[in-house]
Predicted 3D model of a 584-nucleotide part of an RNA (large-subunit ribosomal RNA, domain V) from a bacterium.
Rfam family: Bacterial large subunit ribosomal RNA.
The RNAcentral record of the full RNA draws on ENA.

Context: one part of a larger RNA
Parts: sequence; structure tokens; C1' cells
RNA sequence: CCUGCGGUUAGACGGAAAGACCCCGUGGAGCUUUACUGUAUCUUAAUAUUGAAUUACGGAGCUGGCUGCGUAGGAUAGGUGGGAGGCUGUGAUUCCUUGCUUUAGGGCAGGGAGGAGCCAUCCUUGAAAUACCACCCUUCCAAUUCUGUGAUUCUAACCUCGUUCCGUGAAACCGGACGUGGGACAGUGUUAGGUGGGCAGUUUAACUGGGGCGGUUGCCUCCUAAAUUGUAACGGAGGCGUUCAAAGGUUCUCUCAGGCCGUAUAGAAAUCGGCCAUCGAGUGCAAGGACAGAAGAGAGCUUAACUGUAAGACUUACAAGUCGAGCAGAUGCGAAAGCAGGACCUAGUGAUCCGGCGGUUGCGUAUGGAAGUGCCGUCGCUCAACGGAUAAAAGCUACCCCGGGGAUAACAGGCUUAUCGGGCCCAAGAGUUCAUAUCGACGGCCCGGUUUGGCACCUCGAUGUCGGCUCAUCGCAUCCUCCCGCUGAAGUAGGUGGGAAGGGUUUGGCUGUUCGCCAAUUAAAGCGGUACGUGAGCUGGGUUCAGUACGUCGUGAGACAGUACGGUCCCUAUCUACCGUAGG
Repeated sequence: CCUGCGGUUAGACGGAAAGACCCCGUGGAGCUUUACUGUAUCUUAAUAUUGAAUUACGGAGCUGGCUGCGUAGGAUAGGUGGGAGGCUGUGAUUCCUUGCUUUAGGGCAGGGAGGAGCCAUCCUUGAAAUACCACCCUUCCAAUUCUGUGAUUCUAACCUCGUUCCGUGAAACCGGACGUGGGACAGUGUUAGGUGGGCAGUUUAACUGGGGCGGUUGCCUCCUAAAUUGUAACGGAGGCGUUCAAAGGUUCUCUCAGGCCGUAUAGAAAUCGGCCAUCGAGUGCAAGGACAGAAGAGAGCUUAACUGUAAGACUUACAAGUCGAGCAGAUGCGAAAGCAGGACCUAGUGAUCCGGCGGUUGCGUAUGGAAGUGCCGUCGCUCAACGGAUAAAAGCUACCCCGGGGAUAACAGGCUUAUCGGGCCCAAGAGUUCAUAUCGACGGCCCGGUUUGGCACCUCGAUGUCGGCUCAUCGCAUCCUCCCGCUGAAGUAGGUGGGAAGGGUUUGGCUGUUCGCCAAUUAAAGCGGUACGUGAGCUGGGUUCAGUACGUCGUGAGACAGUACGGUCCCUAUCUACCGUAGG
């Protein structure tokens, strides 16, 4: 070295299970609730089954009768119309009495006496006779019809019960007869209102240096933006969701801010005068651009903040958005030329459907209409997640499931090295004096890849995660042992530095701990790497499933780098590697 045999498990990102953690899906399921929408149940009312009577209180209609007072005026004038006559022996004027009403004066009705007249048209009044007739309004009474509500009673629907009788021979069931107790209630059907996680179906956004929490989502201005335009980020700064009937149009006129000088109260600053003043003022509102006989400031007259259009352009995936000469009509200002289809410009906003309103020589189901609809104008959305899924919607899941992802987190690796550890340079200063025995500020330059991070590059059809046990191996920035320099090294003991990795580097108590603290030793009780070495070697105390409890949070389901008790660790070794052994 080759071939066997027996062993050990470091590797084959070993085997097993399309990762259970994490994220995603306009996936699913279970659960919750003051999510949304329904619904069983319960309840209330009406109505049908459902009938009778009495009483109380109402409502409506018809008939008859009554009632009605401002002032002026004979006096208690309801309104309108007709009307010149009407009532009276079937008892007028007048008197007595009773009742009702009252604005206290009277009006109306009944009874008695009595026996022939009484009222109107005139004069006052807005309106003229209840003299007479008709219709109607207000108040009240009587009769009658219909009807409502409450209470009470009845019995025949309906319900209940019966050791009663019958079908019937066993029967507790059913039906009939008879009787008891309720009774138009209850029960049941229909319709409508309320309640309703008891139950059901669903919704519960996206972006995101993983997700959640936070923030944001449309429009305008500036920078980033690399001298046309355009251009991203959870890059840096700010605004908008309007305002104005003048802050619009036109004609005419003017120049601001600031400074200096002068000037009563008057001051740094009020108003006034002079000079300088190219723009530093002002422009309703953020920023940018723009603007000086102006786009800024003032005055006069006004409504073009018009109707119907539009050549041609800008912008642009689309849909939208922007500018616009000119033409026709009617108008404002101006002597005129002319200017005017809002505002110095760029924000001040919302598609479609649905619905409302106004107009209209469109359509309109045999025809004429109408209903309905079209077209023109206009109104209703913080549809703000602002190209708007619906008119209408929140959560929990550790009881969870499926499809996917290393497109995306937690472990480990990788890159980086802010942080961390180490070294060097400069030397202000401390060190009695003296920067450099020792320490070293403010700064600068490197190294390492043990910390906490950043990134998200292999791995989610699985790379098992803290600590301990066992077994180690490497580095040196050396804890001890060895050699040496300097010393603020007398010696001993130290401080600091150089060389050096051969060997060594303890046992216990507490805690799951690494770490740390404590105790006793030691020459010393080093710091790190090795998938924070090592679970196909062990353990399983911690973390990190299902059970339970406390505190806290939450209405709740539930949740908590809060706590506590409990909780299945599989693999017979093919290859590489290593150890032992046999043969060649």
C1' cells in the first nucleotide's frame, strides 16, 4: 500500500416528514363581539277563526228646535240671497207663574187669566229687519241610525277534565253521548313593529430595508434631478380641500421699501415737507417663477365671472388635463386705436351608475294620449385607501389547517465593522523639578472579526436552538512556569515592556444559567476560535405546542422578551474519516 474482519460516530449541509416558527394568498376553518346583513325564539298590535246582552264615555251622519250683545242706534243686528207684505178666533197686545240660558239688560219654552190686535217698509248703520221664506257657520238640546273604547255578564264556537256510558272483545289512544271547569279570552294562521352572536353567511386595505406598532395614501411649490422634458426612496423642506360682487372688466392717474435732514403735543416707531432711492416694497393664502409710466397703489363708469362655436397646438397608455387666434349674436369701458369669454401664473378636487329639479318641434309597444325614457342645463359623495370592489362590514386563534416562499424574519454561515476589542503616531497635562519610570486629554492612522447591530447572499420538498456532561483541537493579544530591557529597580516584593504556545491552568455553595457573587486552595486558577466545537455521543433544567393558575391588558374570543406547576429527544452505519487486528 491492497483485501478482509471487529469497533467509534467527525463529515457526506446523513435518513425520515413538499417547516408546525415567520411572511404571503383579495385560501380555509373554529371562536368572539356594542363589525355588517339576515334569521329561529320571545314580545306588541291589527285581522280571521269570533257570537250575544247590559252599562259608562266618545265619534260621525240625518231630522227637529235653540243660540249669536264693540261703537252709533228704539235694541242682544251671525252671514248671503229672495221679498212688500206677514201672524192672528186652531186665540193678538197685556198680566200672573214655572223652567232653561245670560254680556244681568234681556231672550226662549210650558201653564193660567184675557178677548182683537201685533210686526214690517220710515230715522240712525259698512250691512235692514226672526215681518215671512231658503241655504250655510258657531254653541247647546231632543229623537234616530252607524260605529269605537273600557268594564261586567251569558253560552253556542274553541279549550280542558271525568273511578260515568257506548263503539269495544285487553287498551292508558281515538271518536260519540252526558256532565264539570274555563270561554269569545286562550290557542292557531296572515300582516306589520320591536328584541334577537341563540344561530347563519360574510367582511375586517395596501405600501413597508420581514411582519406588527407608528407613519403614509389625492392635489400644488422647491431641492434631490446629473444646464431640454422626464426621473426613485418610510430622501430633505413647506402648503391645499379656498377666497373675492370686487380682490372682476375698462379708461385715466400714480410709484414702492428704506435712509438722511426738518417739524407742536409725538417718544425708535402715528401725520407732514425736502432730497436720495432699479425694485431690497407689494401682489388675499405655501413656494418658485414673473412684474416699475407695471401684473403694484388710487379714482370714474360698469358686468366679457357672456351665448353658439373653433383653425391649430402642448401634454398624454387610456380616461383626463392645458392654451388658443378667428367667426356669428348681444354687451361694458374708451374720443379713438382697441381691450374684455373672471382674478400675475402654477393648488382650492371626484369617473360611472342611481336619484332630484328646470327646459325641450326626440322616442313613446294597434292608434290618440299618458306612464316611462332620451337630449340640453343643473344639484346630491372627507366614494380623503381621493381611477372611486357593496346602499350596507370589526376582531381572536398556542386547538388550528391547506397552498407557496429562502421573493421574507428568528439560529448558524457570508459581506460590512457604526458599536466592540487591540496596537501605533502627535504630546497639552499629571508625575515636588522633569511630556514619554508610570498615566496620558484633544485629535490622527491601522489591525482583529469573540459583542450589539446593518444587509437579506446559500439553506423554509427542514442547516435541531441555550446551558451542562464527555471528548477534544487550534490561535496568541501569555494567567503560571523559562530568558531579557527600562524603572520614580537599595534588597525582598513590584510596575512596565520584549522573546516564548513545551507543559500546566483546582474543588465547592447559589442560580436552568453562560456570566457573576461568595468560600477554601493553588505556581497559576489566561483570553478567544472551532455551525456562540461537540444531541445519527448523552442530558433536557431553560426557551418554544396542546392542560391549568396568578398579575396586567382587552366588552369578549384571547394576549403578555411577565410569573408559576406539568409536558413522547427516532435512526440495525452504505461511503469518507479514525482505532484495533488478520492475510498478501